[in-house]
RNA sequence: CCGUGCUAGGCGGGGAGGUAGCGGUGCCCUGUCGCUCGCAAUCCGCUCUAGCGAGGCCGAAUCCCCUCUCGAGGGGCAGGUCUGUGUGGUCAGCACGCCGACGACGGUGCUGAUGGCCCGGGUCCCGCGCGACGCCGGCUCGUGAACCAGGUCAGGUCCGGAAGGAAGCAGCCUUAAGCGGAUCCCGGUGGGCGCAGCGGGAGAUCCCGGUGCCGGAGCCGCCGGAGGCGUCAGCGCACGCAGACCCGCUUCGACGGAGGGUGCACGG
Numbered sequence: 001c002c003g004u005g006c007u008a009g010g011c012g013g014g015g016a017g018g019u020a021g022c023g024g025u026g027c028c029c030u031g032u033c034g035c036u037c038g039c040a041a042u043c044c045g046c047u048c049u050a051g052c053g054a055g056g057c058c059g060a061a062u063c064c065c066c067u068c069u070c071g072a073g074g075g076g077c078a079g080g081u082c083u084g085u086g087u088g089g090u091c092a093g094c095a096c097g098c099c100g101a102c103g104a105c106g107g108u109g110c111u112g113a114u115g116g117c118c119c120g121g122g123u124c125c126c127g128c129g130c131g132a133c134g135c136c137g138g139c140u141c142g143u144g145a146a147c148c149a150g151g152u153c154a155g156g157u158c159c160g161g162a163a164g165g166a167a168g169c170a171g172c173c174u175u176a177a178g179c180g181g182a183u184c185c186c187g188g189u190g191g192g193c194g195c196a197g198c199g200g201g202a203g204a205u206c207c208c209g210g211u212g213c214c215g216g217a218g219c220c221g222c223c224g225g226a227g228g229c230g231u232c233a234g235c236g237c238a239c240g241c242a243g244a245c246c247c248g249c250u251u252c253g254a255c256g257g258a259g260g261g262u263g264c265a266c267g268g
Stems, first nucleotide, its partner, number of pairs: 001268006009058003012030004020047005035055005064261006073252005079246010091236001093235002095231005102224002105221004115214003118210005124201005129195003133190006140181004149174004157166003
């Protein structure tokens, strides 16, 4: 160095999670590599030599072990941005509402403004009056009496020798009591209605007017900006929660790459 047979070892790995810790089933990432069967997340099996039980294949190397490197991907922390959501008005920032001095414009005012005094009236209470409304009655229309309302009374009945007469049912007409009805009108009545018309009363506020008096320059309308007060969770802002993205640090790390290392026996 070659051949044969064995042994160690290998026949996926990793992340999070779980666990006192280590693996496995489960979830996720990765390699085209999938050894097979049984157990197993209200867990299954072990104890730093860390899956257990059974079976099969490869076998000292391109396949095993170690170190370095690359780096898919996962975890943790911090920062920034965005989205969603919750809270906050002692946020005085937008938006919204209100307020007194200021300014501009217009009107009015010494032929006298704002204001004050006085007078009168209203607002308040009572009575009356008027109106509206509610109720009742009248008027009006309709209906309305088998007999105990009227008129006319067919038929029939009665009186009479006859001529004639009498009472009178049904029907029809009119009407009484009663029943029903829309509007107008008339009358009566009621009060948690309205008016200020009359009279009386009260007298604090407010309003209106005055041909009365005082007094002597403002009053009214509209617009504007600075200020103040308040409201609003609509916008901005602050805080909290959840998610996504970017970036930084850190941790684990598949596949790949580089380097190194590692048996036994026999025979040639």